[in-house]
Context: one part of a larger RNA
RNA sequence: GAUGAACGCUAGCGGCAGGCCUAAUACAUGCAAGUCGAACGAUACCAAGAGGCUUGCUUCUUGGAAAAGUGGCGCACGGGUGCGUAACGCGUAUGCAACCUACCUUAAUCAGGGGGAUAGCCCGAAGAAAUUCGGAUUAACACCGCAUAAAAACACAGGAUAGCAUUAUCCAAUGUUCAAAUAUUUAUAGGAUUAAGAUGGGCAUGCGUGUCAUUAGCUAGUUGGCGGGGUAACGGCCCACCAAGGCGACGAUGACUAGGGGAUCUGAGAGGAUGACCCCCCACACUGGUACUGAGACACGGACCAGACUCCUACGGGAGGCAGCAGUAAGGAAUAUUGGUCAAUGGAGGCAACUCUGAACCAGCCAUGCCGCGUGCAGGAAGACGGCCCUAUGGGUUGUAAACUGCUUUUAUCCGGGAAUAAACCUCUGCUCGUGAGCAGAGCUGAAUGUACCGGAAGAAUAAGGAUCGGCUAACUCCGUGCCAGCAGCCGCGGUAAUACGGAGGAUCCAAGCGUUAUCC
Repeated sequence: GAUGAACGCUAGCGGCAGGCCUAAUACAUGCAAGUCGAACGAUACCAAGAGGCUUGCUUCUUGGAAAAGUGGCGCACGGGUGCGUAACGCGUAUGCAACCUACCUUAAUCAGGGGGAUAGCCCGAAGAAAUUCGGAUUAACACCGCAUAAAAACACAGGAUAGCAUUAUCCAAUGUUCAAAUAUUUAUAGGAUUAAGAUGGGCAUGCGUGUCAUUAGCUAGUUGGCGGGGUAACGGCCCACCAAGGCGACGAUGACUAGGGGAUCUGAGAGGAUGACCCCCCACACUGGUACUGAGACACGGACCAGACUCCUACGGGAGGCAGCAGUAAGGAAUAUUGGUCAAUGGAGGCAACUCUGAACCAGCCAUGCCGCGUGCAGGAAGACGGCCCUAUGGGUUGUAAACUGCUUUUAUCCGGGAAUAAACCUCUGCUCGUGAGCAGAGCUGAAUGUACCGGAAGAAUAAGGAUCGGCUAACUCCGUGCCAGCAGCCGCGGUAAUACGGAGGAUCCAAGCGUUAUCC
């Protein structure tokens, strides 16, 4: 000098930031991922209309609309944590002639004709429940064949060019294989295939990236080959066979510790230490394992299995996972509210209106830090009283300090006014090209918030402490105590005149803080 700090004493305000470093311990409760009726069937309820009659019931049509179901997209983002990991994990620089990429953009082409189910609804059954089973019936942009089909994929032979070895690109013949879905307001949206872009990822490699040699040898899928499987893709990634290799004092192997970086602190620098907050990457989601779906996961609020733990049970069987936001218990020196809003920014779905969003924006608590402001200003000497000290009728000091006089009102209190953050989407109107888009104008929308800010009123009024005073180190006397009580970072002080202990007066340094402790330079 610094801190995600803690403790002691003290405490007026504001702005900006930060806030479980310990038990990746266990979690009550609420919320944190939904959305689309312009994909689909059916429909409680409401409104309007029509019909039947038994006149207060029932049927149908249209519109609105709840819960649930099929389907689409999303749930792989956003948010949390740092257990593991000494590793191509990260950083940096390259490569992929070994790869993928939903939504988005650009370009080209296409969409013909069929089929069988199933959830829901209805009926029935089992069960305490969770839930499950049977029958009948129904729809789709759900599912499945067929047709069409190349610049796509595969196979085989040919030619040209090029390179980086396997080869790559282009031309062209033949054969084989693969597609689609509709909706309505008829022009849009959506669908299929291909090529390219963008974005995001995957893989490989050079170099760098802890401690210990009181760890010296390690290794059988081990190292390589041939063939195959698997993958988006290369590869012992996996498998059969063959060979006997591979790594290591330039530190293998083992053990311990640890997420990495941008950065942060310190330092003149070189270095040293750290990796809270913010950003990028990685890993994880009760512990271990596995795959499914999907463009993408081996998936925090998905599935299955095993385990530990907790809960329900009718004992047959079931349910759960806060390292999301709050909050609880525990641990600890120690770390906050079971708050408000989607107004803005952003995300998901939707044509849109809109819905959801503990992301985010705000508010609450805490001197935890940084910064700023205030606790008054000017005059005022009988240098007052009181305190303390002394060489004591007196002097010194507290001290212009107080009283007293005048002034000001930051801040606090009260009263009044009062924002920006909001412009888009959307609706309406107009203009331009033209059946849609662009532009202009008007209207709608604020959690924070009656907040910030501004004006006014009265009144010095509402506001100072902490540590230290032997030397280092700025600041000294008296009294008490008497190697006691005690102090102390080091040297050391205290045994009767203690500037070092305790008190008082005075002084010094910082100041809404001041000291102590811990840690780093």